Description:
Bacterial RNase P class A from a Burkholderiales bacterium, 381 nucleotides, folded computationally. The RNAcentral record of the sequence draws on ENA.
RNA sequence: AAAGCUGGCUAGACAGUCGCUGGCGGCGCGGCUGGGCGCGCGGGUUUACCCCGUGCUUGGCGGCCGCCAGAGGAAAGUCCGGGCUCCACAGAGCAGGGUGCCGGUUAACGACCGGACGCCGUGAGGCGAUGGAAAGUGGCACAGAAAAUAUACCGCCGAUGGCCGCAAGGCACAGGUAAGGGUGAAAUGGUGGGGUAAGAGCCCACCGCACUGGUGGCAACACUCAGUGGCAGGCUAAACCCCACCCGGAGCAAGACCAAAUAGGGAAACAUUGGCGCUGCUCGCGUCGUUUCCGGGUAGGUUGCUUGAGCGCCGCGGUAACGCGGCGCCUAGAUAGAUGACUGUCCACGACAGAACCCGGCUUACCGGCCAGCUUUCAUU
Numbered sequence: 001a002a003a004g005c006u007g008g009c010u011a012g013a014c015a016g017u018c019g020c021u022g023g024c025g026g027c028g029c030g031g032c033u034g035g036g037c038g039c040g041c042g043g044g045u046u047u048a049c050c051c052c053g054u055g056c057u058u059g060g061c062g063g064c065c066g067c068c069a070g071a072g073g074a075a076a077g078u079c080c081g082g083g084c085u086c087c088a089c090a091g092a093g094c095a096g097g098g099u100g101c102c103g104g105u106u107a108a109c110g111a112c113c114g115g116a117c118g119c120c121g122u123g124a125g126g127c128g129a130u131g132g133a134a135a136g137u138g139g140c141a142c143a144g145a146a147a148a149u150a151u152a153c154c155g156c157c158g159a160u161g162g163c164c165g166c167a168a169g170g171c172a173c174a175g176g177u178a179a180g181g182g183u184g185a186a187a188u189g190g191u192g193g194g195g196u197a198a199g200a201g202c203c204c205a206c207c208g209c210a211c212u213g214g215u216g217g218c219a220a221c222a223c224u225c226a227g228u229g230g231c232a233g234g235c236u237a238a239a240c241c242c243c244a245c246c247c248g249g250a251g252c253a254a255g256a257c258c259a260a261a262u263a264g265g266g267a268a269a270c271a272u273u274g275g276c277g278c279u280g281c282u283c284g285c286g287u288c289g290u291u292u293c294c295g296g297g298u299a300g301g302u303u304g305c306u307u308g309a310g311c312g313c314c315g316c317g318g319u320a321a322c323g324c325g326g327c328g329c330c331u332a333g334a335u336a337g338a339u340g341a342c343u344g345u346c347c348a349c350g351a352c353a354g355a356a357c358c359c360g361g362c363u364u365a366c367c368g369g370c371c372a373g374c375u376u377u378c379a380u381u
Stems, first nucleotide, its partner, number of pairs: 001377010012346007020070008029062001031061010042051003072352001076363002079361005084251004096247005101115005116130001117128004131242002136240002138236003148188001153181002155177003160174002162171003189207006208231001209229005214223003255303004265294006274288005310329008347350001
């Protein structure tokens, strides 16, 4: 220098004008509304009490003015996990769902960190649901003899037995074989030698594999360790299944509080001289009327609502995720939904995209720019 890998930061800048949401402060607001203390040859026949007018004072809503703050790295998908709220719940089991190498972190997780193993990459690094296929069941298209109790299409052999031949030998009949060919994604360890009629772990050496022990490691697992076994049972469990562990349901339109108008419910009082019904009569009861009170629900309003597993810096512990301590900071809270519009200047000409109870993750979308560490190749010293 080029090509890459990993991690992090940023997400047009500045100025002016006009708006929107929230908070704080101010006002000599003559807008609405509540409380307190007064006043009136005001009213209700009134000393109590109520109403009206008016003065002072003090709140709330609104108005005006000023200051401050005002979307994201994903606010998204709603795929996991938790907080919070209501409902359910003795315990255990079954069913159902989820997770799945090992150790750790965490409020928790399917997340994260570290490690093991496998695969990919020259490498920095990346990817992996990675328990069990020797409990059982199922599946393996096409091709192929055969897709799993193995089997034999082309081949090879035919020693032995059979047939022919006097014999040498021939036939390829019984049969042997799985080396070689062929099929397939996949065909029952590999290479070499011995052996044989031809072959074959049939035998041997090496490699591989399995088991037992040893060593190292918390463990997964590893080993240039020792021994045993010729070596078995292909693949598939994000197929059923088995094993281990985990899991109650619904969600802020959760939930709590205040509460009209209208309709309906309950209680009391009044009316009972009345109408209707049970019953023809008496009593009683119900119902129809007026007033007051009570409780539930709706519209509407308040709350939940943003101080939180919070953020920044420093120190300590830990390889790390993370934990502990100290100091500092407060950073949207709307409810038909604010966070914007216009103008000017500049540049590298600006992507994906908008909070709705909160938080930890994952996934997906994304114009570019910057920083740090590392790798490979080339060049120079």

The gene name in the source record is rnpB.